Overview
Predicted 3D model of a 106-nucleotide RNA (c-di-GMP-I riboswitch aptamer) from a Thermoleophilia bacterium. Lineage of the source: Bacteria > Bacillati > Actinomycetota > Thermoleophilia. The coordinates come from a structure-prediction model, not an experiment, and the mean pLDDT is 82. It was read from a public genome assembly, where an Rfam model found it.
RNA sequence: ACCACGAAAGGGCAAACCAGCCGCGAGGCUGGGGCGCAAAGCCACGGGUCUCGUCCACCGGAAGCCGCGAGAGCGGUCCGGGCGUCGAGGAAGCCGAGCUGCCGAA
Numbered sequence: 001a002c003c004a005c006g007a008a009a010g011g012g013c014a015a016a017c018c019a020g021c022c023g024c025g026a027g028g029c030u031g032g033g034g035c036g037c038a039a040a041g042c043c044a045c046g047g048g049u050c051u052c053g054u055c056c057a058c059c060g061g062a063a064g065c066c067g068c069g070a071g072a073g074c075g076g077u078c079c080g081g082g083c084g085u086c087g088a089g090g091a092a093g094c095c096g097a098g099c100u101g102c103c104g105a106a
Stems, first nucleotide, its partner, number of pairs: 005104002012037002017032006035093001041099002045096003049090005055084001058081004064077005
């Protein structure tokens, strides 16, 4: 000096929660706070995850309207749900890849 590693010292970051502001939302910023963190520094590249919109089939509902029917009713429209498609976005304190970095006991 480098790799691995994580004792010490000095310092660093900051979860939940609270307040203000921003965003449809996921969430972000600032201040308080401090659960934790040796990369809890950077980066949405892969997986996963979250949000908004969209489309397709499906499930459920029903006041009105439209069509069919003698009627019961059926179909459409409409509302909601949900796996998925596509688009846009969020999160690095989920896992991995990539980039960078302080200190130096065993």